[in-house]
Molecule: glmS glucosamine-6-phosphate activated ribozyme aptamer
RNA sequence: AUAUUGUUUUAAGCGCAUGGACAGGGAAACUUGUUGACGAGGUUAGAGUUUAUCGAAUAAUCAGCGGAUGACUCUACGGCAUACUACUGUCGUUAAUUACUGGUAAAACCAUAUAGCGAUAUAUGAACAGAUUCAGAUAAUGUGUAGUU
Numbered sequence: 001a002u003a004u005u006g007u008u009u010u011a012a013g014c015g016c017a018u019g020g021a022c023a024g025g026g027a028a029a030c031u032u033g034u035u036g037a038c039g040a041g042g043u044u045a046g047a048g049u050u051u052a053u054c055g056a057a058u059a060a061u062c063a064g065c066g067g068a069u070g071a072c073u074c075u076a077c078g079g080c081a082u083a084c085u086a087c088u089g090u091c092g093u094u095a096a097u098u099a100c101u102g103g104u105a106a107a108a109c110c111a112u113a114u115a116g117c118g119a120u121a122u123a124u125g126a127a128c129a130g131a132u133u134c135a136g137a138u139a140a141u142g143u144g145u146a147g148u149u
Base pairs, nucleotide, nucleotide: 014066015065016064018063019062020035021034022033023032024031025030038055039054040053044076045075046074047073048072049071050070077092078091079090080089081088083148084147085146086145087144096141097140098139100136101135102134103133110125111124112123113122114121115120
C1' cells in the first nucleotide's frame, strides 16, 4: 500500500421501502428496477401525552413503518425578576416582555454535461419564502409577594 473478515462510528426533515405510481422484460402469472420531503429552523436532565415548527414547489412531497432536537403536563437543576432565603412568574446557559428595522434558503422548473434501453440519477449555473428563527440600536416597557440582614 492492497485485499478479506470483524467491530465501532457516521443519518435526525432524517432513514426504510409494505401498498401505490412509473420503467425494462414476459402471452400471462410474474420478475428486475426507479420513485417515494425542497430547504429554513431546532436539544438543561428525566417521565408521560401527542398525526412535532416554518414556509417553497409544475403538488404521488400519496398511504405506510421506524426515528426525531417540537408542543403541552409533572419533577429535578439552572438563569432573571437591583443583597440573602422561600414563594410566585418567566425563561434554558445568548436563560423577562413588546414593537421596529434588517437577513444571499434550497429544491422543483429551465439550460448544459455524464450514467442508464428506460423510469430516473448525479454534477454545474440564474431567480424566488416564512416562522414561536437569527441579528441590530445602551430602543421602549416591566422588574412581584413574604421573611431576614